[in-house]
Context: one part of a larger RNA
RNA sequence: UGACUGGAGCCCGCACAAGCGGUGGAGCAUGUGGUUUAAUUCGAUGCAACGCGAAGAACCUUACCAGGUCUUGACAUGUCACUUUUUUCUUGAAAAAGAAAGUUCCCGAGUGAACACAGGUGGUGCAUGGCUGUCGUCAGCUCGUGUCUUGAGAUGUUGGGUUAAGUCCCGCAACGAGCGCAACCCUUAUUCUGUGUUGCUAUUUAUAGGAAACUCAGAAGACAGCCGGUGAUAAGCCGGAGGAAGGUGAGGACGACGUCAAGUCAGCAUGCCCCUUACGACCUGGGCCACACACGUGCUACAAUGGCCGGGACAAAGAGAUGCAAUCUCGCGAGAGCAAGCUAACCUCAAAAACCCGGUCUUAGUUCGGAUUGUAGGCUGAAACUCGCCUACAUGAAGCUGGAAUCGCUAGUAAUCGCAGGUCAGCCAUACUGCGGUGAAUACGUUCCCGGGCCUUGUACA
Numbered sequence: 001u002g003a004c005u006g007g008a009g010c011c012c013g014c015a016c017a018a019g020c021g022g023u024g025g026a027g028c029a030u031g032u033g034g035u036u037u038a039a040u041u042c043g044a045u046g047c048a049a050c051g052c053g054a055a056g057a058a059c060c061u062u063a064c065c066a067g068g069u070c071u072u073g074a075c076a077u078g079u080c081a082c083u084u085u086u087u088u089c090u091u092g093a094a095a096a097a098g099a100a101a102g103u104u105c106c107c108g109a110g111u112g113a114a115c116a117c118a119g120g121u122g123g124u125g126c127a128u129g130g131c132u133g134u135c136g137u138c139a140g141c142u143c144g145u146g147u148c149u150u151g152a153g154a155u156g157u158u159g160g161g162u163u164a165a166g167u168c169c170c171g172c173a174a175c176g177a178g179c180g181c182a183a184c185c186c187u188u189a190u191u192c193u194g195u196g197u198u199g200c201u202a203u204u205u206a207u208a209g210g211a212a213a214c215u216c217a218g219a220a221g222a223c224a225g226c227c228g229g230u231g232a233u234a235a236g237c238c239g240g241a242g243g244a245a246g247g248u249g250a251g252g253a254c255g256a257c258g259u260c261a262a263g264u265c266a267g268c269a270u271g272c273c274c275c276u277u278a279c280g281a282c283c284u285g286g287g288c289c290a291c292a293c294a295c296g297u298g299c300u301a302c303a304a305u306g307g308c309c310g311g312g313a314c315a316a317a318g319a320g321a322u323g324c325a326a327u328c329u330c331g332c333g334a335g336a337g338c339a340a341g342c343u344a345a346c347c348u349c350a351a352a353a354a355c356c357c358g359g360u361c362u363u364a365g366u367u368c369g370g371a372u373u374g375u376a377g378g379c380u381g382a383a384a385c386u387c388g389c390c391u392a393c394a395u396g397a398a399g400c401u402g403g404a405a406u407c408g409c410u411a412g413u414a415a416u417c418g419c420a421g422g423u424c425a426g427c428c429a430u431a432c433u434g435c436g437g438u439g440a441a442u443a444c445g446u447u448c449c450c451g452g453g454c455c456u457u458g459u460a461c462a
Stems, first nucleotide, its partner, number of pairs: 001462002003459002006457002009454005015446002019409005026300008034291002042053002064286007073117001077116002079113006086101006119275002122273003128269002130264003133260001135258001140179006146155003159170003185252004190220005196214001200210001223246001226240005302402001306361007318349003323342002328337003368399001373394007415438007
């Protein structure tokens, strides 16, 4: 000087407390471990692996297994020679192999030969680049010159206040500076100005009008600016006014020096090692979906603040030409048929749901709950057996609020209710990423648990 534990002081964080809702019990979905298997491809493993890579495993994907095949190769460049672009048939699970007909040239394409080489999701993330997680959006991490010390080093960065903040003020052998903090950027909350169709409104339905909503652009606005108190006359703090908004208005993007030989050689790149008639390449089928069991993350419930039936109302944000598809007809329905409109503020997906009104059920394993299973269908796709989704009828399991333990959340938040998108032929999406609707309770406080910052003391550690 650091690190660490114990002590002392100060401070912070949904850290505790105060509250609300969950998980842990049930069924199912999904990931993981284990086991099984010809194979159940590989990686991720405390927090920081486990609805993670995977924003979509029937074939493909696919890296795994079995079988059938190829060896200059599925892909690239180079040399030489030859052939000709097409059609048909046979064998085969396919890959592929063989046969026949046709044929003028160049480019091109293909075939053959020999070699240089290709190829490897083979190994090493403890050889690496790049990217990422984490401590942590925590307030820290350093430098130049000067000064002090024999030196390591110290000082500055400590102290008194203050802040979300090494934020600012004051003091001081320090004076300055850099990376961080903050601000600059985006979204949102208010107003004004401009803009005005495809949007809005009116009726004469093909014309006109206005600028409230809305769209886009520009501007204003918030700065502790004003007043009072407090403080050291400072920084600031407390209260008030005005204001749409008040003390960082709210949310996002943004992540210092570094730590964990953290993660990734399977996104990509790449050193070295290894394979080269195979650890490369092609195909068919299977597997990644197995199932005594254990764990994580979720969905649906156990009901009356509810279930079912009928009627009625109100969003935002998105997507759409191999696409979104209205209306009409058929079907109980999934859906089918015909087909208008839309390159989309125009048309479509599109019904928002919780909610409101009326009716019914009356505490029961039920008109709760929907697993499981049977039958009949629909859709996508060469193809739904292993292994897709949806519909109708029937079936109706566990489950009556969950032990020890444990998680999230401080406001338009939690809780609850639907909607959309990406991936995508279809879909195992209850996932993920967004969008809006309804909309709480509680915080006395910092003794304790966890994590962190500053100062100090101690040390058998370096």

This is a predicted structure of a 462-nucleotide part of an RNA (small-subunit ribosomal RNA, 3' major domain) from Trebouxiophyceae sp. KAC119. The coordinates come from a structure-prediction model, not an experiment, and the mean pLDDT is 82. RNAcentral holds the full RNA, with entries from ENA and SILVA. Lineage of the source: Eukaryota > Viridiplantae > Chlorophyta > core chlorophytes > Trebouxiophyceae.